[in-house]
RNA sequence: GACGAUAAAGGCAAACUUGUCGAAAGGCAAGGACGCAAAGCCAAGGGUCUAAAGCAUAUCGCUAUGGCAGCCAGGCUACCGAAA
Numbered sequence: 001g002a003c004g005a006u007a008a009a010g011g012c013a014a015a016c017u018u019g020u021c022g023a024a025a026g027g028c029a030a031g032g033a034c035g036c037a038a039a040g041c042c043a044a045g046g047g048u049c050u051a052a053a054g055c056a057u058a059u060c061g062c063u064a065u066g067g068c069a070g071c072c073a074g075g076c077u078a079c080c081g082a083a084a
Stems, first nucleotide, its partner, number of pairs: 003081002011036002016031006034070001040076003045072002047068003054062002
């Protein structure tokens, strides 16, 4: 550098519930654990969700400037050390 155990020490926390912020998606806090070896950080790669404002419209709609890193790539950083 890479790799990842039935190891040790620790860490994070899905669904759901409550509170709160938000137009929503969703965020944050507490509870809670399905899982996770980067489930730490990065949204100006792809993907995906939402559509307040804007656009269009008889209606259905379109659009990120808003999100998701626990969807996939990629970048940066990091604890431990059996085997190969």